[in-house]
RNA sequence: AUUGAACGCUGGCGGCAGGCCUAACACAUGCAAGUCGCACGCGAAAGUCCUUCGGGGCGAGUAGAGUGGCGGACGGGUGAGUAACGCGUGGGAAUCUGCCCUGUAGUGGGGGAUAACGUUCCGAAAGGGGCGCUAAUACCGCAUACGCCCCAAGGGGGAAAGCGGGGGAUCUUCGGACCUCGUGCUAUAGGAUGAGCUUGCGUCGGAUUAGCUAGUUGGUGGGGUAAGGGCCUACCAAGGCGACGAUCCGUAGCUGGUCUGAGAGGAUGAUCAGCCACACCGGGACUGAGACACGGCCCGGACUCCUACGGGAGGCAGCAGUGGGGAAUAUUGCGCAAUGGGGGGAACCCUGACGCAGCCAUGCCGCGUGUGUGAAGAAGGCCUUCGGGUUGUAAAGCACUUUCAGUGGGGAGGAAAGGGCGCUGGCUAAUAUCCGGCGCAGUUGACGUUACCCACAGAAGAAGCACCGGCUAAUUCCGUGCCAGCAGCCGCGGUAAUACGGAAGGUGCGAGCGUUAAUCGGAAUUACUGGGCGUAAAGCGCGCGUAGGCGGCUUGGUAAGUCGGGCGUGAAAGCCCCGGGCUCAACCUGGGAAUUGCGUUCGAUACUGCCCGAGCUGGAGUACGAGAGAGGGGGGGUGGAAUUCCAGGUGUAGCGGUGAAAUGCGUAGAGAUCUGGAGGAACAUCAGUGGCGAAGGCGGCCCCCUGGUUCGAUACUGACGCUGAGGUGCGAAAGCGUGGGGAGCAAACAGGAUUAGAUACCCUGGUAGUCCACGCCCUAAACUAUGUCAACUGGUUGUCGGAUCUAAUUAAGGAUUUGGUAACGUAGCUAACGCGUGAAGUUGACCGCCUGGGGAGUACGGUCGCAAGAUUAAAACUCAAAGGAAUUGACGGGGACCCGCACAAGCGGUGGAUUAUGUGGAUUAAUUCGAUGCAACGCGAAAAACCUUACCUACCCUUGACAUGCCUGGAAUCUAAUGGAGACAUAAGAGUGCCCGUAAGGGAACCGGGACACAGGUGCUGCAUGGCUGUCGUCAGCUCGUGUCGUGAGAUGUUGGGUUAAGUCCCGCAACGAGCGCAACCCUUGUCGUUAAUUGCUAUCAUUUUAAUGAGCACUUUAACGAGACUGCCGGUGACAAACCGGAGGAAGGUGGGGAUGACGUCAAGUCCUCAUGGCCCUUAUGGGUAGGGCUUCACACGUAAUACAAUGGCGCGUACAGAGGGUUGCCAAUCCGCGAGGAGGAGCCAAUCUCAGAAAGCGCGUCGUAGUCCGGAUCGGAGUCUGCAACUCGACUCCGUGAAGUCGGAAUCGCUAGUAAUCGCGGAUCAGCAUGCCGCGGUGAAUACGUUCCCGGGUCUUGUACACACCGCCCGUCACACCAUGGGAGUGAUUUUCACCAGAAGCAGGUAGCUUAACCGCAAGGGGGGCGCUUACCACGGUGUGGCCAAUGACUGGGGUGA
Repeated sequence: AUUGAACGCUGGCGGCAGGCCUAACACAUGCAAGUCGCACGCGAAAGUCCUUCGGGGCGAGUAGAGUGGCGGACGGGUGAGUAACGCGUGGGAAUCUGCCCUGUAGUGGGGGAUAACGUUCCGAAAGGGGCGCUAAUACCGCAUACGCCCCAAGGGGGAAAGCGGGGGAUCUUCGGACCUCGUGCUAUAGGAUGAGCUUGCGUCGGAUUAGCUAGUUGGUGGGGUAAGGGCCUACCAAGGCGACGAUCCGUAGCUGGUCUGAGAGGAUGAUCAGCCACACCGGGACUGAGACACGGCCCGGACUCCUACGGGAGGCAGCAGUGGGGAAUAUUGCGCAAUGGGGGGAACCCUGACGCAGCCAUGCCGCGUGUGUGAAGAAGGCCUUCGGGUUGUAAAGCACUUUCAGUGGGGAGGAAAGGGCGCUGGCUAAUAUCCGGCGCAGUUGACGUUACCCACAGAAGAAGCACCGGCUAAUUCCGUGCCAGCAGCCGCGGUAAUACGGAAGGUGCGAGCGUUAAUCGGAAUUACUGGGCGUAAAGCGCGCGUAGGCGGCUUGGUAAGUCGGGCGUGAAAGCCCCGGGCUCAACCUGGGAAUUGCGUUCGAUACUGCCCGAGCUGGAGUACGAGAGAGGGGGGGUGGAAUUCCAGGUGUAGCGGUGAAAUGCGUAGAGAUCUGGAGGAACAUCAGUGGCGAAGGCGGCCCCCUGGUUCGAUACUGACGCUGAGGUGCGAAAGCGUGGGGAGCAAACAGGAUUAGAUACCCUGGUAGUCCACGCCCUAAACUAUGUCAACUGGUUGUCGGAUCUAAUUAAGGAUUUGGUAACGUAGCUAACGCGUGAAGUUGACCGCCUGGGGAGUACGGUCGCAAGAUUAAAACUCAAAGGAAUUGACGGGGACCCGCACAAGCGGUGGAUUAUGUGGAUUAAUUCGAUGCAACGCGAAAAACCUUACCUACCCUUGACAUGCCUGGAAUCUAAUGGAGACAUAAGAGUGCCCGUAAGGGAACCGGGACACAGGUGCUGCAUGGCUGUCGUCAGCUCGUGUCGUGAGAUGUUGGGUUAAGUCCCGCAACGAGCGCAACCCUUGUCGUUAAUUGCUAUCAUUUUAAUGAGCACUUUAACGAGACUGCCGGUGACAAACCGGAGGAAGGUGGGGAUGACGUCAAGUCCUCAUGGCCCUUAUGGGUAGGGCUUCACACGUAAUACAAUGGCGCGUACAGAGGGUUGCCAAUCCGCGAGGAGGAGCCAAUCUCAGAAAGCGCGUCGUAGUCCGGAUCGGAGUCUGCAACUCGACUCCGUGAAGUCGGAAUCGCUAGUAAUCGCGGAUCAGCAUGCCGCGGUGAAUACGUUCCCGGGUCUUGUACACACCGCCCGUCACACCAUGGGAGUGAUUUUCACCAGAAGCAGGUAGCUUAACCGCAAGGGGGGCGCUUACCACGGUGUGGCCAAUGACUGGGGUGA
C1' cells in the first nucleotide's frame, strides 16, 4: 500500500459497487422451460337463453389432455476432479453444422398403422394389461433425379408435406379444381455461425521418486467415426520416452486480469469476461444438427421419504429459504415496464436470465453534524514553583444561515414499439392478402411517496475511535508496587511508572477508528536487472576426463541467432491519455494509445553460429640439443652408527628413575667395561623461509625400469585449446582381513607415585599396532583455511635451476633474460586484519559451494563398506541472536621494568591465662537503634545509677513539651498548703513594672483560657537526596583544546631513551599547548641574628633558708620579625642533557624531621538516629508527660586492650631530672586529724606570678634465690571514704583478710626503618561521680635491611582473552524434577495404489431361429426386414490374495530443546 475479510467500540444521509473464501454437507416449501389450433384427431363444465321438458342454442371447437413440430445441448450454478493439448498464444488439415442468408432443381401418386378416445381388467399407489375406433407436416413404399452418393467407370443408388390468405376468367360432384401470394417440405451448391480433431511454444513443488513402457513404438490388411489416428482388431518388426528430468508422489481449474513494486519481479485467479470440467457417487447408452444431457432415460451404490410390505418416489454446485459447519456472508420480495432468450404468421405465452426493491458502514466516493461575533479570559475540571497556567473564543450571551433529515406541494427521463386507421412502394392478372416506408390518434412503468424543484419550522435530529517511552505526531497528576497488567521490536512494572489502570490535556484519523489474519514492498535478506566464498555461512583432499559451456588471426558463402520495415493476430472489459454524462466525485460512456507476444514476408550482414569451406602461426603440441632435483614413482642390492638381546671375559654393590620417591633390575653377579654374535627398524652431520611431486607426500649409498619439468636455437603440425556435472584414478594417520616379521617405541592393560579422589599428567613394565606382501577403508586444521586456466598492471632485497653478454683467462663478480621459492612494499582492493606481477588489484572462461544460531553433518530412506563407518541429507521444536575484525578497559598460577615494613633481616606483640571493653549468638516485657572483609567489632558513645533514652511496663494529656497567626483575661514574678509513686489535681496569699500619652487608652514582652489553621514524630526509604565521612591512596596519575591518523569505536599527545619520591626533569618524536593532581607556597621542629624584658632568667655586685629583694637583661626562655639550603661550589659518571655518586663548607645536604593538604573517579561503601530534605506513614497517637525497669542478662564464639607468668625482676629505704596542659558552680597551698580513701582549714590564683603537682622508669643501699614463690593479682568476706535527691539491680576509691588462672602460649597472625620500636610515667576532653578506652606530652632508648626469587597491594609498557555486573567473570557435561516436539518400536486400525484371480448389472456390438411381427416382394406357401428371448466379448459396483506408498496410533525406549 492492499483485502469477497472477521472481531471490539461507535454510528446521521445519499450515490456506486460487493456479499458462504468453511461442508462438491443434507435439504421442508414455492418458483426457475416451455410453446405452437397457421401440422392432427378428440373435446368439457360453470353460467345464461329457449323449450314441445326429450332436449337445444350461446359459452366454444373455448378450457383440457393426447399425436406431431420446434425448444429442453442456450441461459443460470459450482470448482470436486484435472499437471492435461486442460488452458494461453500462434499455426494446420482429414470434418460436421438445426434455425439464418444466397443460388439451383423439385414438392407427383399411393398405403398400412397408432395415441388420444370408448370398453374391460389388475394395483394401496406409482402405474399397467386386453379388446375396439381414428387423424396428421407421425410412419412406409412407388414414380421422378439438374445437381448428389458409390463404382471394377460398364453401371448402380437415393427425396419430399402440407398448411393459411385472396381471387378475375374457365370448369365443378359445389367440397373444390385452377391461378396467385405467404409459409413449410425435399435434394444440392455456397456463405455465415457454432462445434470436433491436430500441432510448435509457454504453464507449481519434490531426485530422500532414476529408470518407465506389450496396444507399448512403427508397418500392413480390416473395422469404426462427421473426421486423421493403435481409436479398435489380426499379423509382422522391436521399438518409444528419459538428467533439456521420463515414471512416481504431493498440490492446483486455466486465462484476460487483480494486489504490490521505480522496474524486473513476487503473490493471487472473488465480483465482470473467455475457455474447461462437474451436476448425490460410479457406469452406460438412447434421442438429436448438437448431449453421453443440472431441473431426460437405464443399471449399480449410499442416503431420505411414501407404503395396504407386494412395491414405489427423489436429487437446490438454478432463485429465495432451512438445518449443519464456521470468525464469517443477505429476502421463502416486486415485475416481465426495459434488455435478451424459447415457441408462434401474429396477438401473445413462458423466462428467480434480467430489471428493480429489501438487509449489511463490507468497500470506494460525496455531504452534513452549523456560521460570524464574543475576555469578566465566567463557573467547573486538571495541574501548580501557590504567583499562576490550561481546558479556551471553547461555552454562555448577541447576530445570522437552513444543506441533509422532517412535513406539505409540484414533478422529468427510462417508451421505442407491437396493434388500429390513412397514404404509398414491391409481389401479383389484381385495388385481396403479405412485405417495406411515411403519417395520424389513442395506449403500455416493477422501480415509485423516483431523480429533481418549491414552501414551512427551528441550531433545531446527527461524533466517535485509537494513540501520546524510542521507532512515531502527541505529557502531566493520581492509583498500583515484578502485584495487577502492557508489549509490533527494543523493553516497561520490585513506593516518586511520560510504558500498567483512571483522569486532565495533547496528537492522528473521522462515520468511522482500532485489532487480528493475509499478500507485496522496504529485503541488494536467492542478487536476471542486483550478492558473495583468506579470517563472518561458503573452494570438492588432488588429478585425468565424458556430456555440456566457452574459444586465436585472415577470407568466401549462407542468413539460424541479431537488427530494421510491411502485413495478420494479440476478444471485450480493465490500466493509461484526451473528451462527454450524472450539481462534483466514485460511477457510466465515446475515441485513442498500449497490449513489451506469436506468425508471416521483404531487407541488412558488423558480431555469434553453420558450410568438419579455403588459408595463417602468435595458443597448444612434436622433433633436436643441454640441465637440475630428498634423483618424482616402482623394483633389486648394499653400508655404518645406535638401541636391545644372546654368549664369554674383567669386576662389585648397587643400578634405574623422579620435584621427591617407589614399583622395577641386581650377590643365581646387575649397572659399568671389553670381545664376539643375532635381529629388526630408522638413516645423525650435510640440512637451508633449499629441492622434487597434482595432492597425500618424498631424505644413507649403488644398480635397473619409469613419469614430470626447465633452458636454448631451428624445423614441423596447424586451433589440435580451456574448464569440466556425472564418471574414473590417487589419497597422511588410525582402523579392518590373510600371511610374515617384531629391535626400539607404544593405545589397551598392570604396578608405583601424585591427589580429597586421579580410571590423568610423572615413573617401571607392557599387548595390539608401528615394518613387509596382497586386499579393503576414503577420512584430517587433507590449510596458503585462498578452485583451475589465460591476459594486463611501479618497484626493492634474498635464494634455487638454466641461457646469453661482459672483463685476456680461472676463481669471484656485474648486466640482461627465463622458470621456481621467500621477505618488504606503490597504485588498487578490503568491514578491518591484511593482500599486493606467486593478488585477496583490473578483466575473461568454466566448475564447485553459501543464504541467521541451535537442533545437526543428526534422524529416516538410498548407495558404498567385512566391520568401524563413509556419503547423500531433512523436519518438528527453540533462541534473538550466533559470528568476524578491530577498540578501550579489566583480568592472567603471561612477559618486561619499578615502588611500598610487601617479603626478607630484626625488635616487640596477638592467638593460651585472668580481667576490662565491643560484637555475634542466646535470653528477655524490654535487653532501643545503627556500623558487618580489608575500610564493623575500647566503632557513633569526649562518660547509660535518675537524667541521657530513642526500648519495656504502668499511670496520665490531646492545638499539645515547642513555632506563627486570631479572640479573651491577667503584668511578670514570689511565698506557702493538701492528695498522689510522680506527672498532676485542688487551692490561699503578696504584687504591680517598661514605652507613648495630661488622661482615657494603646504597644512590646510574659502567663492563663478558647476555637481553628497547624504543631510534633530518634516512624520508613542512605537504593529518591544535599552535606559530611571512609577506602583504593599522598598511589602518580586523570583529562582537555587545536592539529594529525583511522569508515568508526578510538589513537596520537601521555608511547620511546635516560632520570626521579613524583606524568620530577632532560632528550627524541605529528604533534603543539593547557588544566586538575606532584612539588612549592602554610604550621611546627632543628641553627643564628635583630627587637622586647614580666609573672621569665641570674654571669657580675649587695642582701639572703629560698632569685625572696635591690640591681641587670649577658645567658636561658618567651614571641614577633629576619637570615639560612639552592645540587649553589669542587671532582667523577652520563649524550656537551636531565640527573646520579663522592667531597668541602655548614646547626642542618640533596623533599633536613613531623603536620595540614587527598586529582578524575571506584565501592547504589557509611550516615534520613548530628543537621537539612523529596516522597510515604501516624494524628485522644508511631506525638507529649511521669514513675519504675531495661540498654549492665550469660551454656558459648570472635575482635581490641589491661595485667601477668618474674631476678634486665618483686619489695623496702634514700635520692635526681621533664614536657605539655587544666583551673572561679573551679584549681586548692601551708597547717592539723585519719593506716588510708579522705576530712578540717582557708592563704593564693581568672594564672610564664597561685594551684593541680609527689613525675616514673633511673641511680644508691638492703632483701628475696627459681618456688605457683616476698611472682601474679582475679575472686570473695568484712570495714570504710567520696560524689550525688538516690550507689539494690548498677559507681569509683581506701584499709584488713582471701589469694584463682597463669611457668611465655598450636595452626595462624599484627606493628615498627630512628629519637622510630620497646619501655616509663604525666596531662587533657567528656564529667556531680566513674578511664585498662581516646587525644596529647615528655623521660630512657635499641636491633636490622644481603636483596627483590617468592606472598600481598600498587604504577608503566607489552601480550592473550569466548571477560565488560569486567576472574567473586565466563562456562562444560552427567544426575534429579517439570513441560514440549521428535527418532526407534511387538504391532493395530485406516487411505491410496500395483499385480494375479473371481465376479459380472445396465448398455452398445457380434452370434442365434426358441417365440413373435402392419406397410415391401409374392397368387399362396413363404421371403426380406424388425422385435422379444438366449448367448459371447468388453465393462462399473463388489470380492479374495499378495506387494508398494502414506498419514494416524502404540507398552517401552533413544537422543534433543526449554525451565527461577
RNAcentral holds the sequence, with entries from ENA and SILVA. The RNA shown here (small-subunit ribosomal RNA) has 1460 nucleotides and comes from an uncultured bacterium. Rfam family: Bacterial small subunit ribosomal RNA.